[in-house]
RNA sequence: GUAAUGGAAAGCUAGGGUUCCGGUCCCGUUUCGGGACGUCUGGUCCGAGAGCUUUCGACCCGCCGCGCCUCGUGCACGGAAGGUUACACGGAGGGACAAAAGCCCGGGAGAG
Repeated sequence: GUAAUGGAAAGCUAGGGUUCCGGUCCCGUUUCGGGACGUCUGGUCCGAGAGCUUUCGACCCGCCGCGCCUCGUGCACGGAAGGUUACACGGAGGGACAAAAGCCCGGGAGAG
């Protein structure tokens, strides 16, 4: 310096809140029950287009097999290798679940 595609799922993380568990405080009829606090590090939970990983898919390149006819530097199908999967500023407002968020509207509006 160089061909083409650039999607999905799963697991996590940054982050997020408070249904449940735990924690702290208060109360009671105290092996238990009730109330308050997320201005409780937590477990469960939610969780990224512009975070990570994996898988699938897609794409490129030539090779092999097989077929087609217009017989070419052609095309279709299959196979096994190799490679790519890039780039990416961004509200306000609204929505869901118990609630919130880098979740969803949304790679939207806008900016550039």
Molecule: Guanidine-I riboswitch aptamer
Organism: Gammaproteobacteria bacterium